[in-house]
């Protein structure tokens, strides 16, 4: 100088016009002043919860995840360490990770044969023993369990359209079918156990409209202290959308940043400026992406 690895932030910025809408004051009301108003993935709906219900009910079978030791978390399949393996020159990335004498299933081509072997060649009483050939592997307690399988360990279901309230309205209607020692219901299936006592099925009527759930969170910043880290204690500080057919926008002017053109430069000019949009909250994981800033670490080339 060049190329690369890991990690962290940023997601254009400032004014001015106009326009939307939440909350707070003020008003009778119109409106007035304040202060806010989509992300690093908000996506995917893969995984874990919180939290609502069932429900103050449980046990095995079935089923379904994980799978090397520690350790972090409210959990996990997540992160983080450490060994081991495999790629890389390296910095570092990935990893499907317990059993193969408990069974089973598979090992293409080749090749006599692939787990009950018997081609060639030499030796043996005897495929008894030892060479060869074919193959990744030729009978070794062979391979593989991201093949069934077996082992530990762990797992109710549902889901904000979940609930909870208020109003208002109609038909507590009708038909059929089961049942009464029993059957039926009862929030993955099946059995047992509990627990209620009517249960299914079709016809027909009404409402479907407000309020809540709804944002103070496992929250966020900053300083310290403990740890290799992941994360964690302590102190002090801040409150940053809450829409319901869906609000968080639009112009213009300057500056930003990338990329090309002329130019000795300084600067002009000219085109871009990605992925994309809350909808009950959170940790993670995977996808998509213009660009920038910044820590550390590698390799390779020069030069002193």
């Nucleotide at each position: 100088g060049a190329a690369g690895c890991u990690g962290g932030c940023c997601a254009g910025a400032c004014a001015g016009u106009c326009g939307c809408u939440g909350c707070u004051c003020a008003g009778a009301a119109a409106u007035g002043a304040g202060g806010g108003g989509a992300g690093g993935a908000a996506a995917g709906u893969c995984c874990g919860g919180g939290c609502u219900g069932c429900a103050c009910a449980g046990a095995g079978c079935a089923g379904g995840a994980u799978g090397a030791c520690g350790g972090c978390u409210a959990a996990c399949g997540g992160c983080c360490g450490u060994a081991c393996g495999u790629c890389g020159u390296g910095a570092g990335a990935c990893g499907a990770g317990g059993a193969a004498u408990a069974g089973g299933g598979c090992c293409a081509c080749a090749g006599a044969g692939a787990c009950g072997a018997g081609c060639g060649u030499a030796u043996u009483c005897a495929g008894u023993u030892a060479c060869g050939g074919u193959g990744a592997a030729a009978c070794g307690c062979g391979g593989u369990a991201a093949c069934c399988u077996c082992c530990a360990u762990c797992c109710g279901c549902a889901g904000c359209a979940a609930g909870a309230c208020c109003a208002a309205a109609u038909a507590g209607g009708c038909u059929g079918g089961c049942a009464a020692u029993a059957g039926g219901c009862g929030u993955g299936g099946c059995u047992c156990g509990c627990g209620c006592u009517g249960c299914c099925a079709g016809c027909g009527g009404g409402u479907a409209g407000g309020u809540u759930g709804c944002u103070c969170g496992a929250g966020c910043g900053c300083a310290u202290g403990a740890g290799u880290a992941a994360u964690u204690g302590u102190g002090c500080g801040c409150c940053u959308a809450g829409a319901u057919g869906a609000a968080u926008g639009a112009c213009u002017g300057u500056c930003g940043u990338g990329u090309g053109u002329u130019g000795c430069a300084a600067a002009a000019c000219a085109c871009a400026c990605a992925c994309a949009a809350a909808a009950c909250c959170c940790g993670g994981c995977u996808u998509a992406u213009c660009g920038g800033c910044u820590a550390g670490c590698u390799u390779c080339u020069u030069u002193u």
The RNA shown here (Bacterial RNase P class A) has 304 nucleotides and comes from Methylotenera sp.
NCBI's taxonomy places the organism under Bacteria, Pseudomonadati, Pseudomonadota, Nitrosomonadales, Methylotenera.
Its Rfam family is "Bacterial RNase P class A". Rfam classes the family as a ribozyme.
The sequence was found by an Rfam model in a public genome assembly.
The model forms 97% of the base pairs in the Rfam consensus.
Its mean pLDDT, the model's own confidence on a scale to 100, is 78.